[in-house]
Background: Transfer RNA from Mesorhabditis belari, 73 nucleotides, folded computationally. The coordinates come from a structure-prediction model, not an experiment, and the mean pLDDT is 80. Rfam family: tRNA. Its family is annotated with triplet codon-amino acid adaptor activity in the Gene Ontology. Rfam classes the family as a transfer RNA. Lineage of the source: Eukaryota > Eumetazoa > Protostomia > Rhabditomorpha > Mesorhabditis.
């Protein structure tokens, strides 16, 4: 340098055009306990990598850029 894949809360993930973006772990609060842990209940936390386009409507489709990875030379 060419080709391909991936990018979603702190971490790991589901989500193939339509109402409020899913779950687990973690964090915080309450209950429980002498206390901690476990358990139960609740809460906070996401501008879905950036920009642009298509569409009535985009996490999803298209282009480009950025980042990571694989492969070829």
């Nucleotide at each position: 340098g060419g080709u391909c894949u991936u990018g979603u809360g702190g971490u790991g993930u589901a989500g193939u055009g339509g109402u409020u973006a899913u779950c687990a772990c973690g964090u915080c609060u309450g209950c429980u306990u002498u206390a901690c842990a476990c358990g139960c209940a609740g809460a906070a936390g996401g501008u879905c990598g950036g920009c642009g386009g298509u569409u009535c409507g985009a996490u999803c489709c298209c282009g480009u850029c950025c980042a990571a990875g694989a492969u070829c030379a």